Notes:
A computed fold for a 73-nucleotide RNA from Candidatus Azambacteria bacterium RIFCSPHIGHO2_01_FULL_44_55, annotated as transfer RNA. RNAcentral records the identical sequence in 5 taxa. Its Rfam family is "tRNA". Rfam classes the family as a transfer RNA. Lineage of the source: Bacteria > Bacteria candidate phyla > Candidatus Azamiibacteriota. The RNAcentral record of the sequence draws on ENA.
[in-house]
């Protein structure tokens, strides 16, 4: 500089253009326990990486753009 590929909660991520974006870890309450851990039960926590276009309707299709990974020069 060229190609692919990836970008959702802190952290690993699910999520055929359609009702509310969900799990699991960790986090905070509670329950149990003499206590801690294990274990269950609730709760909080997302501008879906910007911007713009498509469309009645976009996390999902399209373009740039940043970021970050792999090749190739």
């Nucleotide at each position: 500089g060229c190609g692919c590929c990836c970008g959702u909660a802190g952290c690993u991520u699910a999520g055929c253009g359609g009702u509310u974006a969900g799990a699991g870890c960790a986090c905070g309450c509670g329950a149990c326990u003499u206590a801690u851990a294990a274990u269950c039960g609730c709760g909080g926590g997302g501008u879906c990486c910007u911007u713009g276009g498509u469309u009645c309707g976009a996390a999902u299709c399209c373009a740039a753009g940043c970021g970050g990974g792999c090749g190739c020069a």